[in-house]
Molecule: c-di-GMP-I riboswitch aptamer
Organism: soil metagenome
Order: sequence, then structure tokens, then C1' cells
RNA sequence: AAAAGGCAAACCCAUCGUGAGGUGGGGACGCAAAGUUAAGGGUCUGAGACUAUCAGAUAGCCUGGCUGCCGAA
Repeated sequence: AAAAGGCAAACCCAUCGUGAGGUGGGGACGCAAAGUUAAGGGUCUGAGACUAUCAGAUAGCCUGGCUGCCGAA
């Protein structure tokens, strides 16, 4: 290369959370790390003395760390 297999956006339902969002089911826009990690930056939420600061969310925003499937000539 090829083939097999994997994950699952929006949206809907249930549920947890003040919220951003999380989890489960349905569902597929996409993904070769869409596996994992909030370390740096970004974005978002809550509080706030409101360009500070504090506490959170996001790994399917970017960078970095760790791990990793198949694979012909």
C1' cells in the first nucleotide's frame, strides 16, 4: 500500500452540576493518536475589590510530557 478493527461532533432522551460542562443511551460531523496528561498559552464558567485575583471547565483549540494498533514491496 491494502484490509480488519477503533473513537464519536451537532442534535435528541435520561441524569449530575449555580454554570462552563460531566456521565449513560441513541446518533455520525469528523479523527492515524479524537489514547492519556490541565505543565505553558488560548477559550469558556462561577465568585470578585470587576483589565487584579481566586476556584473551576475544555485534551475534538495550539504547544509540551507519557503511552500505543495494523502494515506489502